[in-house]
RNA sequence: GGUCAGGCCCCGCCGAACCACCGACGCCGUCCGGGCCGAGGUGGACCGGGGACCCACCGUUCCACUGGGGUGAAUCCUGCCUGCGCAUGGGGGCGUAGGUGGGUAGGGCGCCGUCCGGCCCGAACCCGUCAGCUAACUCGGUAGGCGGUCACGAGGAUGGGA
Numbered sequence: 001g002g003u004c005a006g007g008c009c010c011c012g013c014c015g016a017a018c019c020a021c022c023g024a025c026g027c028c029g030u031c032c033g034g035g036c037c038g039a040g041g042u043g044g045a046c047c048g049g050g051g052a053c054c055c056a057c058c059g060u061u062c063c064a065c066u067g068g069g070g071u072g073a074a075u076c077c078u079g080c081c082u083g084c085g086c087a088u089g090g091g092g093g094c095g096u097a098g099g100u101g102g103g104u105a106g107g108g109c110g111c112c113g114u115c116c117g118g119c120c121c122g123a124a125c126c127c128g129u130c131a132g133c134u135a136a137c138u139c140g141g142u143a144g145g146c147g148g149u150c151a152c153g154a155g156g157a158u159g160g161g162a
Base pairs, nucleotide, nucleotide: 010148011147012146013145014144018044019043020042021041022040026036027035028034045142046141047140048139049138050137055132067130068127069126070125071124076103077102078101079100080099081098082097083096084095085094086093106121107120108119109118111160112159113158114157115156116155
């Protein structure tokens, strides 16, 4: 000097997951002024669940299936491959489990809306037989995951606001 990676500060993105104050223990110190860290606490703000009147649901017959519900943008449709079962004279078909593609309701991209355009997501988890909406009331949450020196290139128009 180059390359790769990590830590801190700061800036930003998804998300409700933030703000203010007090502050034990511990550590530091130029020492009894103080500084750092910070469990925990209080308040605010934001988010979610339960929960009346009213409204909705609630009626009859037939067939099929088998709980229902919540957070979240994350719903729904479909192709192909493999295994198993059913069935068939054969072609082919149905169901189920797994794998792998395409699309899609919907959602995100540095103040907000609209139009055009580009890129991306379209998961996961929870309750436990129970819950429609819902004032009063009541119970919880304030996590986690990413990007910011390097190889390129997704913004533009318009209106508004700070």
Molecule: c-di-AMP riboswitch aptamer (ydaO/yuaA leader)
Organism: Geodermatophilus sabuli